[in-house]
RNA sequence: UUCGAUAAUGGCAAACUUGCCGAAAGGCAAGGACGCAAAGCCGUGGGUCUACCGUUCCGAAGGAACUAUGACAGCCAGGUUACCGGCA
Numbered sequence: 001u002u003c004g005a006u007a008a009u010g011g012c013a014a015a016c017u018u019g020c021c022g023a024a025a026g027g028c029a030a031g032g033a034c035g036c037a038a039a040g041c042c043g044u045g046g047g048u049c050u051a052c053c054g055u056u057c058c059g060a061a062g063g064a065a066c067u068a069u070g071a072c073a074g075c076c077a078g079g080u081u082a083c084c085g086g087c088a
Stems, first nucleotide, its partner, number of pairs: 001088001003085002011036002016031006034074001040080003044077003047072003054066005
């Protein structure tokens, strides 16, 4: 450098539940383990989700559509850092 074993030391934690925050998507904490060899970190590109505010439309109330600056790193790329170990 490459790779990830039926090895070792450890790590993370989906769904779901409870509490708190948020308009929502979602986040944080605790419980819990479906999985994960970067399921560590970074919203840079794509993608997905949300729509308080904003814009447009209909309208009596109210509703609909669009929109990221919001969210997702456990969707895919990219960047960056790293434990242990096999073969070469």

The RNA shown here (c-di-GMP-I-GGC riboswitch aptamer) has 88 nucleotides and comes from Paenibacillus sp. MAHUQ-63.
The sequence was found by an Rfam model in a public genome assembly.
Lineage of the source: Bacteria > Bacillota > Caryophanales > Paenibacillaceae > Paenibacillus.
Model confidence (mean pLDDT): 87 of 100.